Model confidence (mean pLDDT): 80 of 100. Predicted 3D model of a 73-nucleotide RNA (transfer RNA) from an uncultured Bacillaceae bacterium. The sequence was found in a public genome assembly. Its Rfam family is "tRNA". About the family: Transfer RNA (tRNA) molecules are approximately 80 nucleotides in length.
[in-house]
RNA sequence: GAGCCAUUAGCUCAGUCGGUAGAGCAUCUGACUUUUAAUCAGAGAGUCGCAGGUUCGAUUCCUGCAUGGCUCA
Repeated sequence: GAGCCAUUAGCUCAGUCGGUAGAGCAUCUGACUUUUAAUCAGAGAGUCGCAGGUUCGAUUCCUGCAUGGCUCA
């Protein structure tokens, strides 16, 4: 320098063809229990890496950039 992949909640990850984003763990609250743990119920938490473009509408399509990984030179 070139190519490919990844970037979504505190962490690990889903999200089938574009239609206003979810799970598990963790955290908090309540119930239960002598207490802890376990179990059950609920809650909070996300400018979907950044900036543009297309579209009535973008996490999803296109372009550029950033960070990380792999390969080639």